[in-house]
Context: one part of a larger RNA
RNA sequence: GCCAACGAGUUAUUUUACGUUGCUGGUUAAAUUUACAACAAAAUGAAACCACAGGGAAACCGAGUGUUAAUAGCGCGAACUAUAAGUAAUGUAAAAUAGACCCGAAGCCAGGCGAUCUAUCCAUGGCCAGGGCGAACCUCGGGUAAGACCGAGGGGAGGCCCGAACCCACUUCUCUUGCAAUUGGAGGGGAUGAGCUGUGGAUCGCAGUGAAAAGCUAAUCGAGCCUGGUAAUAGCUGGUUCUCUUCGAAAUAGCUUUAGGGCUAGCUCUUGUUUAUAGACAUGCAGAGGUAGAGUGCUAAUUGGUCUUUCGAUGCUUAUGCUGAGAUAGAUCAGAUAAACUAUGAAUUCUGUGUGUUGUUUGCAAGAAGUCAGAAUGUGGGGGCUAAGCUCCAUAUUCAAGAGGGAAACAGCCCAGACCACAGUCUAAGGUCCCCAAGUAUAAACUCAGUGGGAAAGGAUGUGAGGAUUCUCAAACAGCUAGGAGGUUGGCUUAGAAGCAGCCACCCUUUAAAAAGUGCGUAACAGCUUACUAGUCGAGAGUUCUCGCGCCGAAAAUUUAACGGGGCUUAAGUUUAUCACCGAAGACGUGGAUGUCCCACAUUAGUGGGACGUGGUAGAAGAGCAUUUCUAUUGCGUUGAAGCCGUGUUGUGAAGCAUGGUGGAGCGAUGGGAAGAGAGAAUGUUGGC
Numbered sequence: 001g002c003c004a005a006c007g008a009g010u011u012a013u014u015u016u017a018c019g020u021u022g023c024u025g026g027u028u029a030a031a032u033u034u035a036c037a038a039c040a041a042a043a044u045g046a047a048a049c050c051a052c053a054g055g056g057a058a059a060c061c062g063a064g065u066g067u068u069a070a071u072a073g074c075g076c077g078a079a080c081u082a083u084a085a086g087u088a089a090u091g092u093a094a095a096a097u098a099g100a101c102c103c104g105a106a107g108c109c110a111g112g113c114g115a116u117c118u119a120u121c122c123a124u125g126g127c128c129a130g131g132g133c134g135a136a137c138c139u140c141g142g143g144u145a146a147g148a149c150c151g152a153g154g155g156g157a158g159g160c161c162c163g164a165a166c167c168c169a170c171u172u173c174u175c176u177u178g179c180a181a182u183u184g185g186a187g188g189g190g191a192u193g194a195g196c197u198g199u200g201g202a203u204c205g206c207a208g209u210g211a212a213a214a215g216c217u218a219a220u221c222g223a224g225c226c227u228g229g230u231a232a233u234a235g236c237u238g239g240u241u242c243u244c245u246u247c248g249a250a251a252u253a254g255c256u257u258u259a260g261g262g263c264u265a266g267c268u269c270u271u272g273u274u275u276a277u278a279g280a281c282a283u284g285c286a287g288a289g290g291u292a293g294a295g296u297g298c299u300a301a302u303u304g305g306u307c308u309u310u311c312g313a314u315g316c317u318u319a320u321g322c323u324g325a326g327a328u329a330g331a332u333c334a335g336a337u338a339a340a341c342u343a344u345g346a347a348u349u350c351u352g353u354g355u356g357u358u359g360u361u362u363g364c365a366a367g368a369a370g371u372c373a374g375a376a377u378g379u380g381g382g383g384g385c386u387a388a389g390c391u392c393c394a395u396a397u398u399c400a401a402g403a404g405g406g407a408a409a410c411a412g413c414c415c416a417g418a419c420c421a422c423a424g425u426c427u428a429a430g431g432u433c434c435c436c437a438a439g440u441a442u443a444a445a446c447u448c449a450g451u452g453g454g455a456a457a458g459g460a461u462g463u464g465a466g467g468a469u470u471c472u473c474a475a476a477c478a479g480c481u482a483g484g485a486g487g488u489u490g491g492c493u494u495a496g497a498a499g500c501a502g503c504c505a506c507c508c509u510u511u512a513a514a515a516a517g518u519g520c521g522u523a524a525c526a527g528c529u530u531a532c533u534a535g536u537c538g539a540g541a542g543u544u545c546u547c548g549c550g551c552c553g554a555a556a557a558u559u560u561a562a563c564g565g566g567g568c569u570u571a572a573g574u575u576u577a578u579c580a581c582c583g584a585a586g587a588c589g590u591g592g593a594u595g596u597c598c599c600a601c602a603u604u605a606g607u608g609g610g611a612c613g614u615g616g617u618a619g620a621a622g623a624g625c626a627u628u629u630c631u632a633u634u635g636c637g638u639u640g641a642a643g644c645c646g647u648g649u650u651g652u653g654a655a656g657c658a659u660g661g662u663g664g665a666g667c668g669a670u671g672g673g674a675a676g677a678g679a680g681a682a683u684g685u686u687g688g689c
Base pairs, nucleotide, nucleotide: 001689002688003687004686005685006684011098012097013096014095015094016093017092018091019090020089021088022087023086025050026049027048031044032043033042034041054061055060064076065075066074067073101239102238104236108229109228110227111226112225113224119203120202121201122200123199124198125197126196127195128193130162131161132160133158137154138153139152140151141150142149166190167189168188170187171186172185173184205221207217208216209215242624243623244622245621246620247619252265253264254263255262256261266371267370268368269367270366271365272364273363279358280357281356282355283354284353285352286351287350288349293344294342295341299338300337303334304333305332306331307330308329310327311326315322316321374399375398376397377396378395379394380393381392382391383390404415405414406413419592420591421590422589424588425587426586430582431581432580433566434565435564439579441578442577443576444575445574446573452568458552459551462549463548464547465546466545467544468543469542470541471540479536480535481534482533483532485509486508487507490504491503492502515530519528520527593614594613595612596611597610598609599608600607601606625678627675628674629673630672631671632670633669634668635667636666643662644661645660646659647658648657649656650655
């Protein structure tokens, strides 16, 4: 891992609701009696319980009572009341108490068992190759007044030195499904000592022992192990077994030592009742309101101008002066801001009401739930960076709990809500060159960038359309030919300054025209050029605004990789218009199943017709299938039961039936009852492979 078997809402008591049955007041409990093989049954038994009257804390009173001074008022009752019934048993559902659907802790407490491991201690034994250093002390000699002292020899101290056994475990490698639940290799430390070690003994579980690491106390230690309390508790995780049908959520509010849990409400289901002046939708009318917008009179903020108030540096001056940067407050004009501004003010919304449509919709009561982590998208906002697949509200939709078609793929986007069958029809979104169903469709334009098929500020004689304006056959714009002069080198400045370093001025003349000079250039001149003019040429040229489509701006990491691909240029791109077609589980058609309501006939059942329905998680409700066993009735079986392996067939399904083989002795059907009553999941349990 697979297969098989086992494996989870049970039982008791009490309560509530609903169903069924008995009685109409209901019911007996303990106990007793009768008969009985047993299980069981019948009778007796009126203690007790519920109902028959309520009110009050109670005494108590009583169709009333409590409050109160009250006979008032008020609360709860009776009556009005018709349709107003209880009680016992039993079934179903739920709750409470119990292990209470099943498995799962770490833990807490009690009583015992452990010091053959290890910690410390006690008693008694054992062990430490070899080598080195050479303390005290002694002897001899020297030395001294005597000493001290010196030398030589002896001596053999030491938590002394080197280093095996022995003990340890500092480094590193190995191993890490190991040789080994701590090893092995190479080195390392101690090695006469606080040394190592054998045997026997002592001390233990809130206790021991500890040269102290919360170390060790039998591979277990921030409280050992075993058994018991014990099915501890688990607001937590996992699991919870057959079928079909009907309906169908929530992820919100309030409170919570509450936030991943609860309780009540909201939203769901079932049953009963309600059939209307109710509900829903549309529309008319009457109201509510202060948002969006708007506005700037108010509140607050704010830009510029003018005027005015008070003060006033500096300067001129010395007067009771002038000037006046700036400051201050106010008026006024223009502009302009606001969630916490409003003289203004919608749409939507909400309330009431009239009318219309619809009408299985609505309200109330009882019983049963689940939900309290929501998500995205559009819109209105707060927070944030007008960041986030961010966060918090509001509102709508979808997902959640929704399949199908489209968006290449893609819960939350677009279309559309799947009862079943059909090689029928029409459409939606989206599409129609090929992959790939359907137009290489029609008409008119645009785009040359593969733009389409990723991006901004900004940039640009890209190109198309439209507007305004200037010049123009009295010849424009561009090109070409020619001119572009004189006073004068204007004045100043300067070494120089001659159109062209700089400053000032910018006149006059001749002209078709020509600047006191547009740009190069020179040291300064010179030279080139422009404005300006004529000729030539011959029809448009210039400026500006708006719009369509393009261009640049444009750099990334495995491989093209920013159309799904191929590929596409009077498109298979873009814009406008038109027709046709494709396209879904949508709609329609045919047949069938089924729910609710209505009608008709039959009336326990049902049959026929009509209308509206039949996606679905949590969850509620209904109807069934199968298994084991009991009971009543009735059957099958050695001419072959159950079981097992096939085949065929029936039913919406759980499943049933028939038949072939195998097997070799038991097994069903119908009605009713009772459950150890359905497995694929629980790191499930046991067995097998």

Model confidence (mean pLDDT): 84 of 100. This is a predicted structure of a 689-nucleotide part of an RNA (large-subunit ribosomal RNA, domain II) from Candidatus Spechtbacteria bacterium RIFCSPLOWO2_01_FULL_43_12. The full RNA is in RNAcentral, with records from ENA and SILVA.